This is a predicted structure of a 72-nucleotide RNA (transfer RNA) from Xenopus tropicalis. The source organism's lineage runs through Eukaryota, Metazoa, Bilateria, Deuterostomia and Silurana. The coordinates come from a structure-prediction model, not an experiment, and the mean pLDDT is 82. Rfam family: tRNA. By type it is a transfer RNA. Rfam describes the family as follows. Transfer RNA (tRNA) molecules are approximately 80 nucleotides in length.
[in-house]
RNA sequence: GGGGGUAUAGCUCAGUGAUGGAGCAUUUGACUGCAGAUCAAGAGGUCCCUGGUUCAAAUCUGGGUCUCCCUA
Numbered sequence: 001g002g003g004g005g006u007a008u009a010g011c012u013c014a015g016u017g018a019u020g021g022a023g024c025a026u027u028u029g030a031c032u033g034c035a036g037a038u039c040a041a042g043a044g045g046u047c048c049c050u051g052g053u054u055c056a057a058a059u060c061u062g063g064g065u066c067u068c069c070c071u072a
Base pairs, nucleotide, nucleotide: 001071002070003069004068005067007065010024011023012022013021026042027041028040029039030038048064049063050062051061052060
């Protein structure tokens, strides 16, 4: 240089056009002599950036960027 993948919560990841989710972590409460475990409730997101399509986009699509793999 050429080709392909990836980007969503603090972390690991779901989500194939119609309200943004799970586990772990974290906060509060219950329980406990204290803690752990368990149970309940909460907080945490511009879905990488920028255009297009659509009544409606995390999702389809053009371009860019990060990162990984293959190739020379």